Predicted 3D model of a 72-nucleotide RNA (transfer RNA) from Treponema sp. Rfam family: tRNA. Rfam classes the family as a transfer RNA. The coordinates come from a structure-prediction model, not an experiment, and the mean pLDDT is 86. The RNAcentral record of the sequence draws on ENA. Taxonomically the source falls in Treponema (Bacteria, Pseudomonadati, Spirochaetota, Treponematales).
[in-house]
RNA sequence: AGCGGAUUAGAGCAGCGGUAGCUCACCAGAAUCAUAAUCUGGGGGUCAUAGGUUCGAUUCCUAUAUCCGCCA
Numbered sequence: 001a002g003c004g005g006a007u008u009a010g011a012g013c014a015g016c017g018g019u020a021g022c023u024c025a026c027c028a029g030a031a032u033c034a035u036a037a038u039c040u041g042g043g044g045g046u047c048a049u050a051g052g053u054u055c056g057a058u059u060c061c062u063a064u065a066u067c068c069g070c071c072a
Stems, first nucleotide, its partner, number of pairs: 002070006010024004018055001026042005048064005
C1' cells in the first nucleotide's frame, strides 16, 4: 500500500430509517445517632468530522480522522 472492524453521556455498552436509552459513576432527597449499603428523583449527548440520499439519518452511501486486527 490492500482488506475488515470499532467510534453513541465521565466509564462500559445497547439502539441499525420515525422522541437517543441501560448499568455504573455524579448531584439532591428519604432512611440512619452517623456513615456505607438501600429506596426515590434529577442533571449531563453538536450519536468522531464533513458531504450526499430521504418527508425524516445514530441508522443507508461517500470521503476524512483516530484506534484495533488480517495479509505481505